[in-house]
């Protein structure tokens, strides 16, 4: 310096064919228990910045940041 895949909740990730942002776990309340564990039920919490396309962007295109692989 040239390729290439990524980035999404506190943590692991699904979803990217544009058309309402989910899951598990992890935290908080609460039911149940004498007490606690398990279970059962709610709740909190998010698309890495930024700019473009377009009725609409996690999704497409540019850029910029960070970690990862190849090559030289």
């Nucleotide at each position: 310096a040239g390729g290439g895949a990524c980035u999404u909740a506190g943590g692991u990730u699904a979803g990217c064919a544009a058309g309402a942002a989910g899951a598990c776990c992890a935290a908080g309340g609460g039911c149940c228990u004498u007490c606690a564990a398990a279970g059962c039920c709610c709740u909190c919490u998010g698309c890495g910045g930024g700019g473009g396309u377009g009725c609409a962007a996690c999704u497409c295109c540019c850029u910029c940041a960070g970690a990862c692989c190849c090559u030289a």